[in-house]
Order: sequence, then structure tokens, then C1' cells
RNA sequence: CGGUGGGGUAGAGGAGCAGAUCGAAAGAGUAAAACGUGUGAGGAUGACAACUGUGAUCACGUUUAAAAGGACGAUUUGCCGAAGUAGUAAAAGGAGUCACGACUUUUACUACUGGGGUUGCCUUAAAUAAGGGUAACACUGUCAUUAUAGGGAAUCCUAUAAUGGGGAGCUACAGAUCGA
Repeated sequence: CGGUGGGGUAGAGGAGCAGAUCGAAAGAGUAAAACGUGUGAGGAUGACAACUGUGAUCACGUUUAAAAGGACGAUUUGCCGAAGUAGUAAAAGGAGUCACGACUUUUACUACUGGGGUUGCCUUAAAUAAGGGUAACACUGUCAUUAUAGGGAAUCCUAUAAUGGGGAGCUACAGAUCGA
């Protein structure tokens, strides 16, 4: 001086990511409960137990009347594969019990996505909020190549433009190892 290694440390992108607490709104005059009227034997995934002609279930009316998840605002914490999605495996949970299925939480592995935005479709949700997936469109950050202009002795630096790539990336520093 050059190469190698998702090795180490510290950073950058921006409507950046995720969490916690508090607040008001919405959820909703909904669910549920009680009473009354009508109906008349079951209702809930299956079975059992329990409830049920002293009325299951359903409909209507009156009265009482929630909550969760999610979003918004404020404060605050941790960060830059922050995080998210999908699949697989394990554990725990809730209900009267068991089984199945579904759901929730945690951990590990694999794969994809640089980031946010807009729009269309699908999905979740009470919702036209918002989330997730997907596609397109530009924007932005970074690296590589080329061109132009400036600085400069030159590899180099800065700005602009075009094309292409991706976070196992990019920048900086030190160290390890190999070669000359």
C1' cells in the first nucleotide's frame, strides 16, 4: 500500500421506528341485566355437567347501562432490521370440564421489505378512522458508473443530471489476518 471477514466501536437518512403513562373523544344509548307482551323447546363447534314449561331461543317495548382493541393529543423511554409481515417449532393462557379448532402472549429459526407518502384492490375493525398485504407512481437517503461545471498536481473533493443496485447495506475510526 492492497485484499479478507453480515468481526469491534461510533454515527447518518426523516412527516424515521417501537414501547410506557395520563387525558378527553369515539366505541354507544351498543353489548349485558331487570321487567312486560308474544312465541313455545332448546341454546352455545362436539360431548358431558349445569340452566330451562317456575319458560330455552327469538322478536318488540320500558328502565338501568358498560368494556376491550384501535386512533388522537401531551409527557417520556429505548433505538436506526429501528421495525413489520409470512411460515415452522416449543411453552403458557383465557371458558364449568374434556377434545378439536380459532384467538392472545413469549422465545428460537428461515424468507422478504432502505425509508416515509399518495392512489387502487384485498383484509382486520363499530367506522368513511387507523393497521396489515399487494401493485403502481413519484419523493428522499446511500453506494456504483457516466457526463458537465468549479477547486485542485493527480487518484481526489463539491454541486447538478442520467442509469443501476440495496440495510447481511453506507460513512468514520481502531484492531486482527493475508500478500507485496